[in-house]
Context: one part of a larger RNA
Molecule: small-subunit ribosomal RNA, central domain
Organism: uncultured Clostridia bacterium
RNA sequence: CUGGGCGUAAAGGGUGCGUAGGCGGCCCAGUUAAGUUGGAUGUGAAAGGUCCCGGCUCAACCGGGGAUGUGCAUUCAAAACUGGUUGGCUUGAGUGCAGGAGAGGAAAGCGGAAUUCCCGGUGUAGCGGUGAAAUGCGUAGAUAUCGGGAGGAACACCGGUGGCGAAGGCGGCUUUCUGGACUGCAACUGACGCUGAGGCACGAAAGCUGGGGGAGCAAACAGGAUUAGAUACCCUGGUAGUCCCGGCUGUAAACGAUGGGUACUAGGUGUAGGCGGCGUCAAGCUGUCUGUGCCGGAGCUAACGUGAUAAGUACCCCGCCUGGGGAGUACGGCCGCAAGGCUGAAACUC
Numbered sequence: 001c002u003g004g005g006c007g008u009a010a011a012g013g014g015u016g017c018g019u020a021g022g023c024g025g026c027c028c029a030g031u032u033a034a035g036u037u038g039g040a041u042g043u044g045a046a047a048g049g050u051c052c053c054g055g056c057u058c059a060a061c062c063g064g065g066g067a068u069g070u071g072c073a074u075u076c077a078a079a080a081c082u083g084g085u086u087g088g089c090u091u092g093a094g095u096g097c098a099g100g101a102g103a104g105g106a107a108a109g110c111g112g113a114a115u116u117c118c119c120g121g122u123g124u125a126g127c128g129g130u131g132a133a134a135u136g137c138g139u140a141g142a143u144a145u146c147g148g149g150a151g152g153a154a155c156a157c158c159g160g161u162g163g164c165g166a167a168g169g170c171g172g173c174u175u176u177c178u179g180g181a182c183u184g185c186a187a188c189u190g191a192c193g194c195u196g197a198g199g200c201a202c203g204a205a206a207g208c209u210g211g212g213g214g215a216g217c218a219a220a221c222a223g224g225a226u227u228a229g230a231u232a233c234c235c236u237g238g239u240a241g242u243c244c245c246g247g248c249u250g251u252a253a254a255c256g257a258u259g260g261g262u263a264c265u266a267g268g269u270g271u272a273g274g275c276g277g278c279g280u281c282a283a284g285c286u287g288u289c290u291g292u293g294c295c296g297g298a299g300c301u302a303a304c305g306u307g308a309u310a311a312g313u314a315c316c317c318c319g320c321c322u323g324g325g326g327a328g329u330a331c332g333g334c335c336g337c338a339a340g341g342c343u344g345a346a347a348c349u350c
Base pairs, nucleotide, nucleotide: 003322004321005320006319007304008303012318014202015201016200017199021195022194023193025089026088028087029086030085031084032083034082035081036078037077038076039075040074041073042072043071050066051065052064053063054062055061092192093189094188095187096185097184098183099182104178105177106176107175108174109173110172111155116150117149118148119147120146121145122144126137127136163170164169207248208247209246210245211244212243216242217241221237222236223235224234259317260316261315262314263313264312267295268294269293270292271291272290273289274288275287276286277285278284299306300305323350324349325348332343333342334341335340
């Protein structure tokens, strides 16, 4: 390289948008002739190999002749398929109109419960904490309880293998701005499509930088316990941080450990959103589209399992794997303020 693979054995890029490229609808029509197919011509040296004949007594060896030489070039021809080009089509894709659903995103404002703190009232000796304790708090009046105030963060119930989003993720209420999906109707465009190396954008938490904020929680740290020790688990405290704004970082068990698209292939049962039919327009029954669960057949699978949300049957495009360790390390390059990230070996060893 060919091949074989990628849910769990090595292997799906964290996710999207999209450039080049690859691939691409109709028993449509015309044209072209690059691919494709056929013919001719030239070339494809000799030797070797191969077939036939011959020369050394045979053979090896040698001589002669033939076929072959998968290829390339030129030229003539064909036009089914692929490609190019011209014209057309509507089923793919998109637009329009009419609807309902949603924690989709951004900003502003508002609300109640709770914790903590402060002030005041009542009230008195404890509170707190644990396996048991102690550190701690409290006669300078704590804990408990009532009233008032401050401030920050998170939004109980509803809440649901419920919904939305490309992923990360999104949950009190209201308003403004804004993205997407779905359903119905078939008015419009007429293949405008799929994928996507590079590229660009987004990307939990932690971390970094500047400024703010700081109730609760809480790495580090301190103390009390436990213990042989206890740099832990338990307890009392507690700083970064957690929150907001601007800028960086670019990682994750970023998981469905399952890339995207299209088509096809038994069923059963829930649930979310829409539309239609039947009905004493009532309970309901039923059809259909989209999403999301469970069970399960064939098939697939090493098995587990998967099974129309495929890991089944096929096609198109991208990414990735190739024994374990060394190692996601070294070196180099690129990126970053740093932490580090991306790319990514070898010796050696089993």